[in-house]
Parts: sequence; structure tokens; C1' cells
RNA sequence: CCAUUUCAAUCGCUGAAUCCCACUCUGGGAGCGGGGGAACCACUCGCGGCUUCAUGGCCUUGCCUGCAAGCCGCACGGGGUGAAUCCUGGAUUCGUCCAGGUAGGGUGACUCUCAGCACCCGAACCCGUCAGCUAACCUCGUAAGCGUUUUGAGAGGGAGG
Repeated sequence: CCAUUUCAAUCGCUGAAUCCCACUCUGGGAGCGGGGGAACCACUCGCGGCUUCAUGGCCUUGCCUGCAAGCCGCACGGGGUGAAUCCUGGAUUCGUCCAGGUAGGGUGACUCUCAGCACCCGAACCCGUCAGCUAACCUCGUAAGCGUUUUGAGAGGGAGG
């Protein structure tokens, strides 16, 4: 001097996920974010079994159909947070896995707009037969995980001299 790894602090990134008070309670509040929930508008009437039932029908000890109510089971149900959808090919123990692409999303260190370049993500989980929108109202979360430092033009802001 260069490279790699580890630790700490500062700073920064994805994300709603930050700050304050109290701390005997395992809490309270602000901010930010999510869900449920009228009218109007919109949408639609799952399948099978059992029970009850008439204001319907008949061949009237009753039976049938069918409107409705209750219970049980099932799936090609349905829905939510999120950028994370969809397509093609291959493998498969049929649970799923792999590869390529893609709607969409992020970063490249003040903010915004336009253009270009580079590198990434394109998941995961939850509700449980149920929820459109939705004022009032009700209710929930405030985690987790990381380490980028490109160019030009325009407008604005900030700091220093």
C1' cells in the first nucleotide's frame, strides 16, 4: 500500500414498523399503517345428506314438490397483508422442485421531473365457508432483515466561503 474476514460506532437501505411517558402493572399516548362496517351504486343466488314446516298440489292412516329455518360434511369455494402476478419448458415420491422469461417493485447518499446506464427483488404468511364499496362506529400492527455510494439536463432547498 492492497485484499479478505470479524467487532463497534456513525451514516444509509427495504418496510407502516418511529418518537415520548411510565415501569409495581408487562402498560399508556402521539405519529404512521391495516382490517371490519350503512345509505347510494355494484354483484350474485355452490353441492350433498338429515330434521322441521304451508298459505301449494294430490291418489288425504298421509305423500310429493317447493319457499323458508336449523344441523353436518365437501370443494372447482371465497377473502386479506404484500411489488411479488402470469407464461413456457423440464423433473416428480403428485406434496412439490428446477430453469428461463414476465406484470410489477427497489437501489446507485438533499427533494422533484425527464433521459440514459448498472445491479437486485419478482417472496412468504394469514382467515376459515365468511367479509364489494362504505359515513358514523368497532378493531388490529408498530416487526424483521440488510450495507448501496452512476451520468446528464432543469427547478427548488440546505451548508460553507

Predicted 3D model of a 161-nucleotide RNA (c-di-AMP riboswitch aptamer (ydaO/yuaA leader)) from Planifilum fulgidum. The coordinates come from a structure-prediction model, not an experiment, and the mean pLDDT is 77. NCBI's taxonomy places the organism under Bacteria, Bacillati, Caryophanales, Thermoactinomycetaceae, Planifilum. The sequence is in RNAcentral, with records from Rfam.